SAH (S-adenosyl-L-homocysteine) riboswitch aptamer from Cycloclasticus sp. 46_120_T64, 76 nucleotides, folded computationally. It was read from a public genome assembly, where an Rfam model found it. Its mean pLDDT, the model's own confidence on a scale to 100, is 77. Rfam family: SAH (S-adenosyl-L-homocysteine) riboswitch aptamer. For this family Rfam cites "Riboswitches that sense S-adenosylhomocysteine and activate genes involved in coenzyme recycling" (Wang et al., Mol Cell, 2008).

């Protein structure tokens, strides 16, 4: 880097429904159904690539629309 595995990114409800997936079908498409962690970082396993080493710094950053809770801080 790619693909996979685990986890974490505070939790609830409600809504729309691209992508991904299931089904149909008139089958270059369309049409119903599910659907807001699909995104990121660590971090298993595998394969490709690269091929000096320290040092500081940072503990995260994002995640449609609304409520409501937690958490911090402020003001009254």
């Nucleotide at each position: 880097u790619u693909g996979u595995u685990u986890a974490a990114g505070g939790a609830a409800c409600g809504c729309u429904g691209c992508g991904c997936c299931a089904g149909g079908a008139u089958c270059u498409u369309c049409c119903u159904g599910c659907u807001a962690g699909g995104c990121u970082u660590a971090u298993u396993c595998a394969a490709g690539a690269a091929u000096u080493a320290a040092u500081a710094u940072u503990u995260a950053a994002c995640g449609g629309c609304g409520u409501u809770c937690a958490u911090u801080a402020u003001u009254a």